[in-house]
RNA sequence: GGCGGGGUAGCUCAGUGGUAGAGCGUUUGCAUGACUCGCAAGAGGUCAGGGGUUCGAAUCCCUUCUCCGUCG
Numbered sequence: 001g002g003c004g005g006g007g008u009a010g011c012u013c014a015g016u017g018g019u020a021g022a023g024c025g026u027u028u029g030c031a032u033g034a035c036u037c038g039c040a041a042g043a044g045g046u047c048a049g050g051g052g053u054u055c056g057a058a059u060c061c062c063u064u065c066u067c068c069g070u071c072g
Base pairs, nucleotide, nucleotide: 001071002070003069004068005067006066007065010024011023012022013021018055026042027041028040029039030038048064049063050062051061052060
């Protein structure tokens, strides 16, 4: 350098055009003599950046950045 795959919550990952989600973590409360476990509620997001298509984009198209694999 060519080709392919990935980038979404603190972490691991779903979500293939119509309200951004789960598990774990975290905070508060309940419970306990106390801790762990358990139960309930909450907070937490520039969907990697920019542009385009569309009534509407995390999702489709172009481009840039970055990570991984592969070929030379």
Notes
Transfer RNA from a Minisyncoccia bacterium, 72 nucleotides, folded computationally. Lineage of the source: Bacteria > Bacillati > Minisyncoccota > Minisyncoccia. It matches the Rfam family "tRNA". Rfam classes the family as a transfer RNA.